[in-house]
């Protein structure tokens, strides 16, 4: 990298350093000097491990605006709702 698989409407800081961006992509709409991205602390959470296990939160990921922000391809009874695709993240897989 490729593949298979489960989940993606819940939950999570008014800290510290820092200083312009972010929200995958492309169209919207948004966040942002009342501080973006990133680092550290802190938290959720509970998919591996682990353990005195219907549970704990020790270890490895993981996440900590807004439903995966909405659409984005098809389908219905079309202010919606199914359902796929892509994107995430995890364990496994090349």
């Nucleotide at each position: 990298u490729u593949c298979u698989u489960a989940u993606c409407a819940a939950g999570a800081g008014a800290g510290a350093c820092u200083g312009a961006g972010g929200g995958a992509c492309a169209g919207g709409c948004c966040c942002u000097a009342u501080g973006a991205a990133g680092u550290c602390c802190g938290g959720c959470a509970a998919c591996c491990u682990g353990c005195u296990a219907u549970g704990c939160a020790a270890g490895g990921u993981g996440c900590u605006a807004a439903a995966u922000c909405c659409u984005g391809c098809g389908g219905u009874a079309u202010a919606a709702c199914c359902g796929a695709a892509a994107g995430a993240u995890g364990a496994g897989u090349u």